[in-house]
C1' cells in the first nucleotide's frame, strides 16, 4: 500500500425488497411461587443500530468518507 468481512442492550446474537427511532437469549431490578434457597413463571429496565455525510415521503438496512477489529494480497 491494495481488496474483503465485521460493527445493533452489560455479554452473545437476530433483524433486510427500505416502512411504527428496533427484538431475542444470558445477565441485573421487582414480584409470585417454597418453611427458606435453587429452579420454574411474570414484569420492568437497559439501545441516539460504530461516526459524518448523502440518497429518498421514509435508513439498523442503500452509496460516499472516516474509525476500529479481523483476513487475504504485496
Nucleotide at each position: 500500500g491494495g481488496g474483503c468481512u465485521u460493527a445493533u442492550a452489560a455479554c452473545u446474537c437476530a433483524g433486510c425488497a427500505g416502512g411504527c427511532u428496533a427484538g431475542a437469549g444470558u445477565a441485573u431490578a421487582c414480584a409470585c411461587c417454597u418453611g427458606a434457597u435453587a429452579a420454574g413463571u411474570g414484569u420492568a429496565a437497559g439501545g441516539u443500530c460504530g461516526g459524518u455525510a448523502g440518497u429518498u415521503c421514509g435508513a439498523g438496512u442503500c452509496u460516499a468518507c472516516c474509525u476500529a477489529a479481523g483476513c487475504c494480497c504485496a